[in-house]
A computed fold for a 90-nucleotide RNA from a Chloroflexota bacterium, annotated as c-di-GMP-I riboswitch aptamer. The source organism's lineage runs through Bacteria, Bacillati and Chloroflexota. The model forms 95% of the base pairs in the Rfam consensus. Its mean pLDDT, the model's own confidence on a scale to 100, is 89.
RNA sequence: CACCGACAAAGGCAAACCCGCCGAAAGGCGGGGGCGCAAAGCUGCGGGCCUAAAUCCGCCGGAAGCGGACAUGGCAGCCGGGUUGCCGAA
Numbered sequence: 001c002a003c004c005g006a007c008a009a010a011g012g013c014a015a016a017c018c019c020g021c022c023g024a025a026a027g028g029c030g031g032g033g034g035c036g037c038a039a040a041g042c043u044g045c046g047g048g049c050c051u052a053a054a055u056c057c058g059c060c061g062g063a064a065g066c067g068g069a070c071a072u073g074g075c076a077g078c079c080g081g082g083u084u085g086c087c088g089a090a
Stems, first nucleotide, its partner, number of pairs: 004088002012037002017032006035077001041083003045080003048075003055069005
């Protein structure tokens, strides 16, 4: 240094849920809270998943409403990839 990940050490992050804010929603941000995580740091490159505002189509016509399709919107704590990183037992 690499691989690897301990009943080690110092720490780190923060699920569900609650409150506030943003958003059409998915979801995000902040505070509380800890289910867990050796990358649960960063990154939408590949796969996958979520939402459907706008748009299109349908419902006798209009409106309303409902339904269907769809990402340009999301999820990194779904998997893989890229990249950075603490410690040093077996």

About this RNA:
It was read from a public genome assembly, where an Rfam model found it.